[in-house]
This is a predicted structure of a 92-nucleotide RNA (TPP riboswitch aptamer (THI element)) from Marivirga lumbricoides. It matches the Rfam family "TPP riboswitch aptamer (THI element)". Gene Ontology term of the family: thiamine pyrophosphate binding.
Order: sequence, then C1' cells, then structure tokens
RNA sequence: AUCAAACUUUAGGGGUGCCCGUCUGGGCUGAGAUUAUACCCUCACAACCUGAUGCAGUUAGUACUGCCGUAGGAAAAAGAGUUGCUACACUC
Repeated sequence: AUCAAACUUUAGGGGUGCCCGUCUGGGCUGAGAUUAUACCCUCACAACCUGAUGCAGUUAGUACUGCCGUAGGAAAAAGAGUUGCUACACUC
C1' cells in the first nucleotide's frame, strides 16, 4: 500500500409457517414463526420473492432436508482505523 473481514452512524429491504388438541394451549425447524421495533439482509454463491399446492427423501405435518440455483429479480451511503494474508521500503 492493495484486498478481505469485523466495527459505528443514518437510511432502507424482508419473512412470520406446519401440526395436534380435553380450544385461545402445546409440539417441530430456524437467526427470526404473537408485525417484535426483535431478528436477518442491503451489490450479493442464498436476507427475501418468482418458478411452486414443483421434483426426490423424510415426517404427526402442504412443515423439514436436498435439488431447482453460476436461474430470473431484489434494498445504501458515509466514517474511523481494529484484525488478517500478500507485496514493497527501512533497520538489526
């Protein structure tokens, strides 16, 4: 010095499902499943939407896992200088 990651501030985007039940209760996955100001995401190989009541597996289950998916779309800027790799310079 480049690159990457993390941090702060402000602005913005998104989802909220499935099943059981002696009915407003319980169970499952997940960061988030009671629209909480909580969680995640903001240039993006996965926040999220379309395809899609898709295909295969599994299950109590249209949930869940994988494929689809290098698919198509999708919401931003600034600041400070913390960490790491590499290169260069200087010193021993």